[in-house]
A computed fold for an 86-nucleotide RNA from Ectobacillus ponti, annotated as c-di-GMP-I riboswitch aptamer. The prediction has a mean pLDDT of 85. Lineage of the source: Bacteria > Bacillati > Bacilli > Caryophanales > Ectobacillus. Rfam family: c-di-GMP-I riboswitch aptamer. Gene Ontology term of the family: cyclic-di-GMP binding.
RNA sequence: UCCUGAUAAAGGCAAAGCACUCGAAAGAAUGUGACGCAAAGCUACAGGGGCUAACGUGGGUUUCACCAGGCCAGCCAGCUGCCGCA
Numbered sequence: 001u002c003c004u005g006a007u008a009a010a011g012g013c014a015a016a017g018c019a020c021u022c023g024a025a026a027g028a029a030u031g032u033g034a035c036g037c038a039a040a041g042c043u044a045c046a047g048g049g050g051c052u053a054a055c056g057u058g059g060g061u062u063u064c065a066c067c068a069g070g071c072c073a074g075c076c077a078g079c080u081g082c083c084g085c086a
Stems, first nucleotide, its partner, number of pairs: 004084002012037002017032003021028002035074001041079003047076002049072003056066004
């Protein structure tokens, strides 16, 4: 340095739910709360995949289909990083 992750040490993050706010929605912020996480750190214009469908387009007239400039990294992934038993 690389692989790697131990009944290690120092720590870190925070699911669902609930309260409240923003948003058409997906979803996100803040607080609370811990399901879990060796990257649950960053990146959505490196790439793949997924969610929503306002606007728009087409048909229909309680609606349906398509569509991302919206969203998800705690889906895969790219980049970076603490420590050191074997």